[in-house]
Context: one part of a larger RNA
Molecule: small-subunit ribosomal RNA, 3' major domain
Organism: uncultured bacterium
RNA sequence: UGACGGGGGCCCGCACAAGCAGCGGAGCGUGUGGUUUAAUUCGAUGCGACACGAAGAACCUUACCUGGGUUUGACAUGGCCGUAGUAGUGAAGCGAAAGCGGAACGACUCUUCGGGGAGCGGUCACAGGUGCUGCAUGGCUGUCGUCAGCUCGUGUCGUGAGAUGUUGGGUUAAGUCCCGCAACGAGCGCAACCCUUGUCGCUAGUUAUACGUGUCUAGCGAGACUGCCAGUAUCAAGCUGGAGGAAGGUGGGGAUGACGUCAAGUCAGCAUGGCCUUUAUAUCCAGGGCUACUCACACGCUACAAUGGGCAGUACAGUGGGAAGCGAAGGGGCGACCUGGAGCGAAUCCUAAAAAGCUGCUCGUAGUUCAGAUUGCAGGCUGCAACUCGCCUGCAUGAAGCCGGAGUUGCUAGUAAACGCAGGUCAGCUAUACUGCGUUGAAUACGUUCCCGGGCCUUGUACA
Numbered sequence: 001u002g003a004c005g006g007g008g009g010c011c012c013g014c015a016c017a018a019g020c021a022g023c024g025g026a027g028c029g030u031g032u033g034g035u036u037u038a039a040u041u042c043g044a045u046g047c048g049a050c051a052c053g054a055a056g057a058a059c060c061u062u063a064c065c066u067g068g069g070u071u072u073g074a075c076a077u078g079g080c081c082g083u084a085g086u087a088g089u090g091a092a093g094c095g096a097a098a099g100c101g102g103a104a105c106g107a108c109u110c111u112u113c114g115g116g117g118a119g120c121g122g123u124c125a126c127a128g129g130u131g132c133u134g135c136a137u138g139g140c141u142g143u144c145g146u147c148a149g150c151u152c153g154u155g156u157c158g159u160g161a162g163a164u165g166u167u168g169g170g171u172u173a174a175g176u177c178c179c180g181c182a183a184c185g186a187g188c189g190c191a192a193c194c195c196u197u198g199u200c201g202c203u204a205g206u207u208a209u210a211c212g213u214g215u216c217u218a219g220c221g222a223g224a225c226u227g228c229c230a231g232u233a234u235c236a237a238g239c240u241g242g243a244g245g246a247a248g249g250u251g252g253g254g255a256u257g258a259c260g261u262c263a264a265g266u267c268a269g270c271a272u273g274g275c276c277u278u279u280a281u282a283u284c285c286a287g288g289g290c291u292a293c294u295c296a297c298a299c300g301c302u303a304c305a306a307u308g309g310g311c312a313g314u315a316c317a318g319u320g321g322g323a324a325g326c327g328a329a330g331g332g333g334c335g336a337c338c339u340g341g342a343g344c345g346a347a348u349c350c351u352a353a354a355a356a357g358c359u360g361c362u363c364g365u366a367g368u369u370c371a372g373a374u375u376g377c378a379g380g381c382u383g384c385a386a387c388u389c390g391c392c393u394g395c396a397u398g399a400a401g402c403c404g405g406a407g408u409u410g411c412u413a414g415u416a417a418a419c420g421c422a423g424g425u426c427a428g429c430u431a432u433a434c435u436g437c438g439u440u441g442a443a444u445a446c447g448u449u450c451c452c453g454g455g456c457c458u459u460g461u462a463c464a
Base pairs, nucleotide, nucleotide: 001464002463003461004460005459007458008457009456010455011454012453013452015448016447019411020410021409022408023407026302027301028300029299030298031297032296033295034293035292042053043052064288065287066286067285068284069283070282073126077125078124079123080122081121082120083119088105089104093100094099108117109116110115128277129276131275132274133273137271138270139266140265141264142262144260149188150187151186152185153184154183155164156163157162168179169178170177194254195253196252197251199222200221201220202219203218204217205216208213225248228242229241230240231239232238304404308363309362310361311360312359313358314357320351321350322349325344326343330339331338332337370401375396376395377394378393379392380391381390417440418439419438420437421436422435423434
């Protein structure tokens, strides 16, 4: 000087408390451990691994296993040699395919006619490696933490390591600002500048329209600054209350992550040193596996019902996507879906129905008209192909489950909770995941003693 303390002081955070909804019990989905397996490819492992890489494993993907092939190679560059029925197309035959095989057809270009180029064959250099090392690395990322800190120049103090500044008194979300001070300044952070949302004005209007226009669209501008008033304060920074205002003291949200920590993560995204491999650890193909299943954990979905289930009627969104695409009306089918093909490269057309809600009828506390697992049968769709191993529909079947032990998670407002909608990936889908969007819309915070994490000052130390 740091680090640590079941030392002290001050302060913060959904950290506790106060509340609301959950998880932990059930069934199912997914991930992981374990076990099994020819293989169940690999990585991630307290917070900060476990719906994570994976924004989509039937083949492909695919890296794994079994079997069958190839060996200058699936891909690149160069040297040398060869090559005219050459390159290319490639029949019969063997085969699961890859591949082997080779009948037949059959070219291009420059030329000084010697030959050269492209191609092909051979050979040599080499290619190739999702093989190892993230403890050799770059780049990127997580975490402490959007916490308020981390430093420097000159000066001064100290033999020195270092100190000072950055401590102190106030204040703030903030090393934010004020005052004081052997310090005076400065840098990276904080804040602001950026995007979005809330109010108003102007301009323009494809689209919408009741044809007047507009609450819509997208461009420009205004607006909020403790500016005004009162109180309070060292009459400083500021704090408390008020007015006006759409908005008030950072208005809400986002992007933005200082010096550094964890030899944190990633050699399998990419790049890359070294090592290893080279008829194999490379490469092609078929089939299988990644989907196994006594068990344990993690993240979710659906429920256990009457604030509900069923049936009928009826209302209101926003974000998005669309050409090998979205696909309307009409027709067929109980339905999945089929047919049909209008319109639309889309404010115009389609996806499209929003759902919870509201109105009426029914069920009457029951393992039920709750719940929907499981299984049987019959179908539909995608795709070369749904056995291993897809999704959807109809009929039948109707399991566990009556609110969950110890414990534990999220959330402070348009938030939680509830409700649906869209998108990416994608032929299809195991999406209940993820990323967004709107609709309905709460409760509670006395307070900082305690648990967890963090900041500043100080103290002890046999630690560095």